[in-house]
Context: one part of a larger RNA
RNA sequence: UGACGGGGGCCCGCACAAGCGGAGGAACAUGUGGUUUAAUUCGAUGAUACGCGAGGAACCUUACCCGGGCUCGAACGGUGCAUGAAUGGACAAGAGAUUGUUCAGACCUUAGGGACAUGUAUCGAGGUGCUGCAUGGUUGUCGUCAGCUCGUGCCGUGAGGUGUCGGCUUAAGUGCCAUAACGAGCACAACCCUUGUCAUUAGUUACCAUCAGGUAGAGCUGGGGACUCUAAUGAGACUGCCACCGUAAGGUGAGAGGAGGGGGGGGAUGACGUCAAAUCAGCACGGCCCUUAUGUCCGGGGCGACACACGUGUUACAAUGGGGGGUACAGAGGGCAGCCAUCCGGCGACGGAGCGCCAAUCUCAAAAACCCUUCUCAGUUCGGAUUGGAGUCUGCAACUCGACUCCAUGAAGUUGGAUUCGCUAGUAAUCGCGCAUCAGCCAUGGCGCGGUGAAUACGUUCCCGGGCCUUGUACA
Numbered sequence: 001u002g003a004c005g006g007g008g009g010c011c012c013g014c015a016c017a018a019g020c021g022g023a024g025g026a027a028c029a030u031g032u033g034g035u036u037u038a039a040u041u042c043g044a045u046g047a048u049a050c051g052c053g054a055g056g057a058a059c060c061u062u063a064c065c066c067g068g069g070c071u072c073g074a075a076c077g078g079u080g081c082a083u084g085a086a087u088g089g090a091c092a093a094g095a096g097a098u099u100g101u102u103c104a105g106a107c108c109u110u111a112g113g114g115a116c117a118u119g120u121a122u123c124g125a126g127g128u129g130c131u132g133c134a135u136g137g138u139u140g141u142c143g144u145c146a147g148c149u150c151g152u153g154c155c156g157u158g159a160g161g162u163g164u165c166g167g168c169u170u171a172a173g174u175g176c177c178a179u180a181a182c183g184a185g186c187a188c189a190a191c192c193c194u195u196g197u198c199a200u201u202a203g204u205u206a207c208c209a210u211c212a213g214g215u216a217g218a219g220c221u222g223g224g225g226a227c228u229c230u231a232a233u234g235a236g237a238c239u240g241c242c243a244c245c246g247u248a249a250g251g252u253g254a255g256a257g258g259a260g261g262g263g264g265g266g267g268a269u270g271a272c273g274u275c276a277a278a279u280c281a282g283c284a285c286g287g288c289c290c291u292u293a294u295g296u297c298c299g300g301g302g303c304g305a306c307a308c309a310c311g312u313g314u315u316a317c318a319a320u321g322g323g324g325g326g327u328a329c330a331g332a333g334g335g336c337a338g339c340c341a342u343c344c345g346g347c348g349a350c351g352g353a354g355c356g357c358c359a360a361u362c363u364c365a366a367a368a369a370c371c372c373u374u375c376u377c378a379g380u381u382c383g384g385a386u387u388g389g390a391g392u393c394u395g396c397a398a399c400u401c402g403a404c405u406c407c408a409u410g411a412a413g414u415u416g417g418a419u420u421c422g423c424u425a426g427u428a429a430u431c432g433c434g435c436a437u438c439a440g441c442c443a444u445g446g447c448g449c450g451g452u453g454a455a456u457a458c459g460u461u462c463c464c465g466g467g468c469c470u471u472g473u474a475c476a
Base pairs, nucleotide, nucleotide: 001476002475003473004472005471007470008469009468010467011466012465013464015460016459019423020422021421022420023419026315027314028313029312030311031310032309033308034306035305042053043052064301065300066299067298068297069296070295076124077123078122079121080120081119082118083117084116087104088103089102090101091100092099093098107114108113126290127289129288130287131286135284136283137279138278139277140275142273147186148185149184150183151182152181153162154161155160166177167176168175192267193266194265195264197235198234199233200232201231202230203229207224208223211222212221213220238261241255242253243252244251245250304442317416321375322374323373324372325371326370333364334363335362338357339356342353343352344351345350382413387408388407389406390405391404392403393402429452430451431450432449433448434447435446
């Protein structure tokens, strides 16, 4: 100087407490361990691995296994030689890769050849092989915690200290005061995006108050530029005003005004560094290793196994509910190998016909809520696993191993031990909708969007993590 203490002081955080809803019990989905296997490819492993890489494993992907092939090689560049235009099709063998047969097909030219293709020789190939403890880049975490440092000066023999300590204050090393320190940098904050109010400008595909027309109904039409909205530019919030406390910084107020009040809400933004943290399988790259194979092509299988154990979720155990009927209201997105109105067929998944739309124009397209009715506490009209049958769709192909529909079946489950997780407001809880990936989909996942909409916080003794000062130390 640090680190540590079941030392001290001060302070903070859904850290505890106060509440609400979960997990741990059940079934299923998914990931992991283990076991099994020809293979069950590889990586991730306390917090910081385990719905993670994977934002789509039937083939492909695919890296694994079995089998069948190739060796200038699946792709690309250079050179020499030989042959043939390139290219397009047909047939046969084969599981296919591939092999064989055959048909059509003649461009430029300085007449040497060239473009292009095949073969051969050769120089470069190729490797998801190893090392993340050789690395770059990127990422997680402490932590959006308030810290980490420098120049000059001063102090100390020196390591180093001071500044950065102290008092008050703040979300903040944020400020104020004090001060052998005076200044400065990286973080903080602000500048950026979004949301909440208003104004101006602009009105189409959006809107419809007034006027006119018009319909079964409808901004449907003329028209309008008010309103909503759209999207560009501005305004607006600063403890600015008032009262009180304070030297000041600042704090308090059911204060005024205001759409908004003391950081308005949310996001992006992550200092010096820590964990030889993660990644050589995203990419790049040093070294090592393979080179008729550890490269590469193909068919099939596997990554989907199943005594078991754990994590993350979904659905439930019901009456604040289940079933039937009626009937409203979003936002953000997507759409041409697409979204599909409407009509017809089908109980339905869907099929057939077919309007519009490259979309503020057309379309995908809400649910909970609300109204009426039924069920009456039961393993049930709860719950839907599992299984049988019949189908639909995608796709070369749904056996291993797809989703969806209909009929039948109708398991466990009656609120879950010790323990444990999330959340402080438009939040939790609950309800649906969209998107990426994608032929289809194992999505209950991920990322977004809106609808309905709570309870509680006395407080900081205790648990966990962190910051500052101080003290002890046989630790570095």